[in-house]
RNA sequence: GGGGCUGUGGUGUAGCCUGGUAGCAUAUAAGCUUUGGGAGCUUACGACGGGGGUUCAAAUCCUCCCGGCCCCA
Numbered sequence: 001g002g003g004g005c006u007g008u009g010g011u012g013u014a015g016c017c018u019g020g021u022a023g024c025a026u027a028u029a030a031g032c033u034u035u036g037g038g039a040g041c042u043u044a045c046g047a048c049g050g051g052g053g054u055u056c057a058a059a060u061c062c063u064c065c066c067g068g069c070c071c072c073a
Base pairs, nucleotide, nucleotide: 001072002071003070004069005068006067007066010026011025012024013023020056028044029043030042031041032040049065050064051063052062053061
């Protein structure tokens, strides 16, 4: 220098192909339960790497940039 994959709550992930309410687990907090703790149950909390474009509508499509991994040179 060229090419491919990848980026979503604190953590791990689904959703992307085929645009339409961002889901699940875990963690955290509160409550119930218990003599207390743990476990269990209920509730809350919190996320689409950044810019631009297309569209009524973008995590999803297009484009550029950034980070990570891999291959070629």
Transfer RNA from an archaeon, 73 nucleotides, folded computationally.
The RNAcentral record of the sequence draws on ENA.
It matches the Rfam family "tRNA".